[in-house]
RNA sequence: UGGGGUAGCUCAGUCGGUAGAGCAUUUCCAUGGUAAGGAAAAGGUCGUGGGUUCGAUUCCCACUCCC
Numbered sequence: 001u002g003g004g005g006u007a008g009c010u011c012a013g014u015c016g017g018u019a020g021a022g023c024a025u026u027u028c029c030a031u032g033g034u035a036a037g038g039a040a041a042a043g044g045u046c047g048u049g050g051g052u053u054c055g056a057u058u059c060c061c062a063c064u065c066c067c
Base pairs, nucleotide, nucleotide: 002067003066004065005064008023009022010021011020017054025041026040027039028038029037047063048062049061050060051059
């Protein structure tokens, strides 16, 4: 100096307006049973603190951690 920190893990996301996917977990379907498969659910102070704004994960500042 640049990039990054978002669900248990890997990562999207929105040029400001209710936050998502895959895997994993739970339940159900299905099977003689298991795996695979299908359906649903749960799970988030969006790193921390301030500022701007009617409203911030998004814009601005500082701090902190990783590369």